[in-house]
RNA sequence: GCUCCCGUGGUUUAGUUGGUCAUAACGUCUGCUUCACACGCAGAAGGUCCGCAGUUCGAAUCUGCGCGGGAGUA
Numbered sequence: 001g002c003u004c005c006c007g008u009g010g011u012u013u014a015g016u017u018g019g020u021c022a023u024a025a026c027g028u029c030u031g032c033u034u035c036a037c038a039c040g041c042a043g044a045a046g047g048u049c050c051g052c053a054g055u056u057c058g059a060a061u062c063u064g065c066g067c068g069g070g071a072g073u074a
Base pairs, nucleotide, nucleotide: 001073002072003071004070005069006068007067010026011025012024019057028044029043030042031041032040050066051065052064053063054062
């Protein structure tokens, strides 16, 4: 250089045939429980889905370019 794959809360991730409020676990915070801590139970905050543009009534999802990461190849 070329080809292929991936990018979604702090971390890991569901969502892969476009459609109302984007999912869960861990973590964080609050409350209950305890003399206290842990465990357990209940609740809450935290994302504008890597960026820009395009297609569409409608894009995390499709297309193009770019950025970042990984794999293969001379």